[in-house]
Context: one part of a larger RNA
RNA sequence: AGACGGGGACCCACACAAGCAGUGGAUCACGUGGUUUAAUUCGACAAUAAACGGGGAACCUUACCCAGACUUGACAUCCUAGGAAUCUUUCAGAAAUGAAAGAGUGCUUUUAUUAGAGCCUAGUGACAGGUGCUGCAUGGUUGUCGUCAGCUCGUGCCUUGAGGUGUUCGGUUAAGUCCGUUAACGAGCGCAACCCAUGUCUUUAGUUAUUAUGUCUAAAGAGACUGCCUUGGUUAACAAGGAGGAAGGUGUGGAUGACGUCAAAUCAGCAUGGCUUUUACGUCUGGGGCCACACACAUGAUACAAUGGUAUGUACAAAGAGCAGCAAUAUGGCAACAUUGAGCUAAUCUUAAAAGCAUAUCUCAGUCCGGAUUGAAGUCUGAAACUCGACUUCAUGAAGUUGGAAUUGCUAGUAAUCGUGAAUCAGAUAUGUCACGGUGAAUAUGUUCCUGGGUCUUGUACU
Numbered sequence: 001a002g003a004c005g006g007g008g009a010c011c012c013a014c015a016c017a018a019g020c021a022g023u024g025g026a027u028c029a030c031g032u033g034g035u036u037u038a039a040u041u042c043g044a045c046a047a048u049a050a051a052c053g054g055g056g057a058a059c060c061u062u063a064c065c066c067a068g069a070c071u072u073g074a075c076a077u078c079c080u081a082g083g084a085a086u087c088u089u090u091c092a093g094a095a096a097u098g099a100a101a102g103a104g105u106g107c108u109u110u111u112a113u114u115a116g117a118g119c120c121u122a123g124u125g126a127c128a129g130g131u132g133c134u135g136c137a138u139g140g141u142u143g144u145c146g147u148c149a150g151c152u153c154g155u156g157c158c159u160u161g162a163g164g165u166g167u168u169c170g171g172u173u174a175a176g177u178c179c180g181u182u183a184a185c186g187a188g189c190g191c192a193a194c195c196c197a198u199g200u201c202u203u204u205a206g207u208u209a210u211u212a213u214g215u216c217u218a219a220a221g222a223g224a225c226u227g228c229c230u231u232g233g234u235u236a237a238c239a240a241g242g243a244g245g246a247a248g249g250u251g252u253g254g255a256u257g258a259c260g261u262c263a264a265a266u267c268a269g270c271a272u273g274g275c276u277u278u279u280a281c282g283u284c285u286g287g288g289g290c291c292a293c294a295c296a297c298a299u300g301a302u303a304c305a306a307u308g309g310u311a312u313g314u315a316c317a318a319a320g321a322g323c324a325g326c327a328a329u330a331u332g333g334c335a336a337c338a339u340u341g342a343g344c345u346a347a348u349c350u351u352a353a354a355a356g357c358a359u360a361u362c363u364c365a366g367u368c369c370g371g372a373u374u375g376a377a378g379u380c381u382g383a384a385a386c387u388c389g390a391c392u393u394c395a396u397g398a399a400g401u402u403g404g405a406a407u408u409g410c411u412a413g414u415a416a417u418c419g420u421g422a423a424u425c426a427g428a429u430a431u432g433u434c435a436c437g438g439u440g441a442a443u444a445u446g447u448u449c450c451u452g453g454g455u456c457u458u459g460u461a462c463u
Base pairs, nucleotide, nucleotide: 001463002462003460004459005458007457008456009455010454011453012452013451015447016446019410020409021408022407023406026302027301028300029299031297032296033295034293035292042053043052064288065287066286067285068284069283070282073127077126078125079123080122081121082120083119086103087102088101089100090099091098092097107116108115129277130276132275133274134273138271139270140266141265142264143262145260150189151188152187153186154185155184156165157164158163169180170179171178195254196253197252198251200222201221202220203219204218205217206216225248228242229241230240231239232238304403308362309361310360311359312358313357314356320351321350322349325344326343330339331338332337369400374395375394376393377392378391379390380389416439417438418437419436420435421434422433
């Protein structure tokens, strides 16, 4: 100088407290461990792994296993020889692939022969190839402490020196924010501001919106600065209250992550040193596996009901997406859906709400709660739903009566609850993720304690 302390002082945070809703019990979904397996490919493991690798595996993906094949190779460059490329059909085979037959002579250039580009076949070796190893050789990227308020430098001064000072102290702030003091005076990276969205107003412009003006769309401005008033304060920084105002003291929400820590994560996104492999650890194909199942853990969905279930009627969004697409309407079917195909390359057309409200019924039951599981019959996508898809109808009707120790999230348009959309995508195991709006609370005027962090100080057999 650090680090640490079941040392001290001060301060902060959904850290606790005060509240609301959960998890932990049930069933299912999904991920992980374990076990099993020919294979169940690989990575990630306290916080900082476990609905994570945008990781929604029927084939492909795919890296794993079995079987069948290839060896200058599926892909790239160079050399030699030949041929247009290409298309069709038959046979063998699970396919990869192999064999045979037929059609076919292009483009640029040259008087012509030729020459060239591209493609195909054969050969030769230089080489290709590796999701093989090493994240403890690396780049790049990322997590975390933490959006915490810190981390440093120049000159000066102090010290034999390591080093200190500045950065401490008194106030104040969300903030090393600002003020005052001061052997320090200044400066840099962070803080803040600048950026984006949102809330108010004005002007201008606009079609597909409107009867029309609005709303709306998108450009330019205005507006908030403790600016004004009162009180307190050191005449300060600032704090409390008030006025006006759509908005008030950082308005709200994002983006933005200092010096560094964990030899943290990633060689399987990509790049890359070294090592290793080369008739295989490379490549192609068919099938299987990644979906196994005594069990354990993480994250979720659905419930256990009357603030509810069921039936009928009825109202109101936002933000997205759409041509190998979204699909209205009409008809058929109990339905999934099928047939038809108006309109739309979209403010024009389509996808397209639910909780809510009204009426009726059920009357506290393992029930008209709950929907797992199983049987049968179907629909759709796709060469193909057996392993292994979703959906529909009929039947079946399990556990579950609010969950031990323990534990999570959240301070306002938030929690809770209700639906909607998108990406991935032929289809989908999405209950996930990322967005969107509808309805819409309770509590905290405290910092003793738990957890994490900051500043100063003190102790130390640690560095």
Molecule: small-subunit ribosomal RNA, 3' major domain
Organism: uncultured prokaryote